[in-house]
Context: one part of a larger RNA
C1' cells in the first nucleotide's frame, strides 16, 4: 500500500459552522482529458522463463523465442467519469397561509419558604442522636401573632411531555431574536453531502478584577463513634454557590452508538400538524418521541424503518497489557493545567 474493525472486547472528536479536498439528481447535443480498441516506436546486454544445441552428464557456456505488465506517438470508438452548451423537477433553498414549543437575550415584577432584625403573648426549656454531647436559652430562648430587610430557587401544573447542535433550558409579564412542522402555496434551478486544517459555542469545578452572600458548603475548629477515626453522624464555619466582564475548555460531554441519502414485515402508546367520514368519535397521512416485534444482524448481551438490517459519499479513531490520558520538545494558559505524544524496560 492492501487487509480487518469501531453500543458492552482497542476504536465516533463534546457540538456545531464552514475552508482546501472528496463525492454528488434527471434529459440531450458537442469536445475527448481519464476509459477501451488497433498500428508504429521504445522498453540496452546479461540475468529469469520456454524450446535447441555444445563440453561423456551436470553445473556451465552458447542460440533463438517469450517476457519486459511501462512510456511516446497515431488512427478511431464514445457506454461511464470528465469538459462544455441547452434544458428540467423528485435533492436543497425561497414565498405564502398556519401550528406548537422549559430554545436564547433584556427589563421589571409576584407568592410560598429559610435566616436575620423590631414589637406582643408567654416561660424552661429548645435542638441534635443510634444514644449523647458540643450549641443556643432567665441578658427571656424553642413555640406563636404582627411588621420589616435581604439573598437565592421557583412547590403544585409536570407527562418515556415539549425546545436546542450539543452543553443545556421550568413562577408570571413585556420587548428584541434563532430554528422546527404542517399545507391541492409562489419562485429559483443542483444552488447539494461531507469537512484535513480553521473558527465558534461548551456542564461543574477552577482562576483575575468589581460587587453580593439567605440557605446550603469544600477547608477548618468543637462534640460523638472508635483500638486509632486526620471519615461516616451531630454543632458551627470560610471559600465557594450568586451577578458584571474576562479566561480556563474538560465530563461516564453517554444513545459508551459520526454526519447525510436511499431501501427493507407489522402491532400498540403519545406529541404537534393536515385530510376525510356516519363527528362526545372513526380512518387515513407527514413530522417527533417511547414499548414490543418479523426478516436480517451479532460472540452473546441485544439492535431491529429513531438499525447494530442493506447498500452507497465523506469525515475521525483502533491495532496486546503495564510502563503511559506519562516524559522531553511544541502550541496555549494568569496559574491550575490543556493539547499534542514516545521509548528504555517489563510482561
Nucleotide at each position: 500500500c492492501u487487509g480487518g474493525g469501531c453500543u458492552u472486547a482497542a476504536a465516533g472528536c463534546g457540538c456545531a459552522u464552514g475552508u482546501a479536498g472528496g463525492c454528488g439528481g434527471u434529459u440531450u447535443g458537442u469536445c475527448a482529458a481519464g476509459u477501451c480498441a488497433g498500428a508504429g516506436g521504445u522498453g540496452a546486454a546479461a540475468g529469469c522463463c520456454u524450446g535447441g544445441a555444445g563440453c561423456u552428464u551436470a553445473a556451465c557456456u552458447u542460440c533463438a523465442g517469450a517476457a519486459u505488465u511501462g512510456c511516446c506517438u497515431u488512427u478511431g470508438a464514445a457506454a461511464c467519469u470528465g469538459a462544455u452548451a441547452a434544458a428540467c423537477u423528485a435533492g436543497a433553498g425561497u414565498u405564502a397561509g398556519g401550528u406548537a414549543g422549559a430554545g436564547a437575550g433584556u427589563a421589571g415584577c409576584g407568592g410560598a419558604a429559610u435566616u436575620c432584625u423590631c414589637g406582643g403573648u408567654g416561660u424552661a426549656g429548645g435542638g441534635g442522636u443510634g444514644a449523647a454531647a458540643u450549641c443556643c436559652g432567665u441578658a427571656g430562648a424553642u413555640a406563636u401573632c404582627g411588621a420589616g430587610a435581604g439573598g437565592a430557587a421557583c412547590a403544585c401544573c409536570a407527562g418515556u411531555u415539549g425546545c436546542g447542535a450539543a452543553a443545556g433550558c421550568g413562577g408570571c409579564u413585556a420587548c428584541u431574536u434563532g430554528g422546527a412542522c404542517c399545507u391541492u402555496u409562489u419562485c429559483u434551478g443542483a444552488c447539494g453531502c461531507u469537512g484535513a486544517g480553521a473558527u465558534g459555542c461548551g456542564a461543574a469545578a477552577g482562576c483575575g478584577u468589581g460587587g453580593g452572600u439567605a440557605g446550603c458548603a469544600a477547608a477548618c475548629a468543637g462534640g460523638a463513634u472508635u483500638a486509632g477515626a486526620u471519615a461516616c453522624c451531630c454543632u458551627g464555619g470560610u471559600a465557594g454557590u450568586c451577578c458584571a466582564c474576562g479566561c480556563c475548555g474538560u465530563a461516564a460531554a453517554c444513545g459508551a452508538u459520526g454526519a447525510g441519502u436511499g431501501c427493507u414485515a407489522g402491532a400498540u402508546g403519545u406529541u404537534g400538524g393536515g385530510a376525510a367520514g356516519u363527528u362526545u368519535c372513526u380512518u387515513u397521512u407527514c413530522a417527533g418521541u417511547g414499548u414490543c416485534a418479523c426478516a436480517g444482524c451479532a460472540a452473546a448481551a441485544g439492535c431491529g424503518u429513531u438499525a447494530a438490517g442493506c447498500a452507497c459519499u465523506c469525515c475521525g479513531c483502533c491495532u496486546g497489557g503495564g510502563g503511559a490520558c506519562u516524559a522531553c520538545g511544541g502550541c496555549c494558559g494568569c496559574a491550575a493545567g490543556g493539547u499534542u505524544a514516545a521509548a528504555a524496560c517489563u510482561u
A computed fold for a 347-nucleotide part of an RNA from an uncultured organism, annotated as small-subunit ribosomal RNA, central domain. The RNAcentral record of the full RNA draws on ENA, Greengenes and SILVA.